[in-house]
Context: one part of a larger RNA
RNA sequence: CCCAAAGGUAGACGGUAAGACCCUAUGCACCUUUACUGCAAUGUAUCAUUGACACUGGCUUUACGUUGUGUAGGAUAGGUGGGAGCCUUGGCACCCUUGAAAUACCACCCUGCGUAUAGACAGUAUCUCACCCAUCUAUGGGAACCGUGAUACAUGGGUAGUUUGACUGGGGCGGUAGCUUCCCAAAGAGUAACGGAAGCGUGCAAAGGUAAGUUCACAUGGGACGGAAACCCAUGGUAGAGCGUAAUGGUAUAUACUUGCCUGACUGUAAGACCCACAGGUCGAGCAGAGACGAAAGUCGGCCAUAGUGACCCGGGAGUACCACGUGGAUGGGCUCUCGAGUAACGGAUCAAAGGUACGCUAGGGAUAACAGGCUAAUGACUCCCAAGAGCUCCUAUCGACGGAGUCGUUUGGCACCUCGAUGUCGACUCAUCGCAUCCUCGAGCUGAAGAAGGUUCGAAGGGUUCGGCUGUUCGCCGAUUAAAGCGGUACGUGAGUUGGGUUUAAUACGUCGUAAGACAGUAUGGAUCCUAUCUCCUUUGGG
Numbered sequence: 001c002c003c004a005a006a007g008g009u010a011g012a013c014g015g016u017a018a019g020a021c022c023c024u025a026u027g028c029a030c031c032u033u034u035a036c037u038g039c040a041a042u043g044u045a046u047c048a049u050u051g052a053c054a055c056u057g058g059c060u061u062u063a064c065g066u067u068g069u070g071u072a073g074g075a076u077a078g079g080u081g082g083g084a085g086c087c088u089u090g091g092c093a094c095c096c097u098u099g100a101a102a103u104a105c106c107a108c109c110c111u112g113c114g115u116a117u118a119g120a121c122a123g124u125a126u127c128u129c130a131c132c133c134a135u136c137u138a139u140g141g142g143a144a145c146c147g148u149g150a151u152a153c154a155u156g157g158g159u160a161g162u163u164u165g166a167c168u169g170g171g172g173c174g175g176u177a178g179c180u181u182c183c184c185a186a187a188g189a190g191u192a193a194c195g196g197a198a199g200c201g202u203g204c205a206a207a208g209g210u211a212a213g214u215u216c217a218c219a220u221g222g223g224a225c226g227g228a229a230a231c232c233c234a235u236g237g238u239a240g241a242g243c244g245u246a247a248u249g250g251u252a253u254a255u256a257c258u259u260g261c262c263u264g265a266c267u268g269u270a271a272g273a274c275c276c277a278c279a280g281g282u283c284g285a286g287c288a289g290a291g292a293c294g295a296a297a298g299u300c301g302g303c304c305a306u307a308g309u310g311a312c313c314c315g316g317g318a319g320u321a322c323c324a325c326g327u328g329g330a331u332g333g334g335c336u337c338u339c340g341a342g343u344a345a346c347g348g349a350u351c352a353a354a355g356g357u358a359c360g361c362u363a364g365g366g367a368u369a370a371c372a373g374g375c376u377a378a379u380g381a382c383u384c385c386c387a388a389g390a391g392c393u394c395c396u397a398u399c400g401a402c403g404g405a406g407u408c409g410u411u412u413g414g415c416a417c418c419u420c421g422a423u424g425u426c427g428a429c430u431c432a433u434c435g436c437a438u439c440c441u442c443g444a445g446c447u448g449a450a451g452a453a454g455g456u457u458c459g460a461a462g463g464g465u466u467c468g469g470c471u472g473u474u475c476g477c478c479g480a481u482u483a484a485a486g487c488g489g490u491a492c493g494u495g496a497g498u499u500g501g502g503u504u505u506a507a508u509a510c511g512u513c514g515u516a517a518g519a520c521a522g523u524a525u526g527g528a529u530c531c532u533a534u535c536u537c538c539u540u541u542g543g544g
Stems, first nucleotide, its partner, number of pairs: 001544008010536003014531002022365004027361002029357004035162005041155009051127002054124004059119002062116005068110001075103001078109005085092003131142004166176002174194001178200006201346001202244001203303002208262007216240001218236006242251002245308001247306003266289004272283004278347001291300003314340007322333002372419001373417001374415003378412001380408006389399002426501001427499003431493001432490005439464003442459006466480005507525004511520003
């Protein structure tokens, strides 16, 4: 070195199971509720099934009777019309008077009351025949209630169907989403980030149009009260002011300030351009009409400009007279103008919508988190430089501020690059192997090294580096020793080697939170650890 056998399990990101954790899906399923919308059910009311009789109450109708007093006037004049007579032979009227209105008699009415009739209603009581119950099928009990049906309105997780969005240096929590200004933005335009700063969801009938006139802020000098600062004068004064509001640009030959007159903050259009995927946004000469101001030329279709916003559908108002179902109308629709959106998740899914899942399921993702690895090295560990100072004196025996330069890849992180058709996660046990920034042992230098014992530094990895108590602990504290009880790497070495105490399923409980389902780097008890070794590797034995 080859072959074989018996063993061991370090590796083959070993086998098993399209990862259960995490995220995604306009996926699913159950569960909850003061999510949304239905339905069952329940309540109340009315009607039907549903009948008899009586009383009471108010209401209505009809009939009869009755009632009606301001003052004046015989006097208690309800109103209106007709009316010179009426009737019981005695009156009443007419006439006259008073009064706004005049009486007898006839007719029709008004107001209030009484009686009676009729009607429906409500309440109460009785009955029996619907209806219900019991039984010895003869009857008895209840009773127009109950029950059942219809309609309306309430209530309604009892039940059902669903919704519960997006961005995001994983997700959640937080924040954000439309529009305007500046920077980033690399001197045309445009340009991202959970980059850096600010604003808007309007205001104004003058803060609009036009014509004319004027020049600001500030400073200096002077001027009664008057002062740092009120008002007046002079000089300087390119804007250091103002322009409703954020910022930017613009602006003094005005876009600023003042005054006069006005309403163009017009109607119908529009050549031509700019931005731009679409939708849409922006500018606009000119023409017609009727105007405002100006002597005129001219200017005027809001505001110095850039924010002050919302598609389609649906509905309201005004106009128009286009359609209108045989014709004419009406109703309805169309067209023009206009109104109703925190449709703010602002290109707006519906008129209408929240949560839990550790009982969970599916499709996927290493497009995306937790372990490990990788990159990085802020943080961490270690080293060095400078040397203010401490060290009685003296920077460097020893310590070393303020600062500076590195190394490492053991911490906490950042990133999200392999792995989600699976790379098993803390600690203990067993077995180790490596580094040296050395705990002991060994050899040296310096010492603020007398000796002894130390301090610090250099060399050095050969060997060694304990046993217990508490805790799941690593760590740590404590006890007793020791020459010493080193620090780290090895998938925080090692579960196809062991364990399973912790973490991290299903059960249960406490505290807290939540209306609840449930939840909690809060706690407590319990809770399955599979693999017969093909290859590499290693050990032993035998043969060549």

Record summary
A computed fold for a 544-nucleotide part of an RNA from Picochlorum sp. 'soloecismus', annotated as large-subunit ribosomal RNA, domain V. Its mean pLDDT, the model's own confidence on a scale to 100, is 85.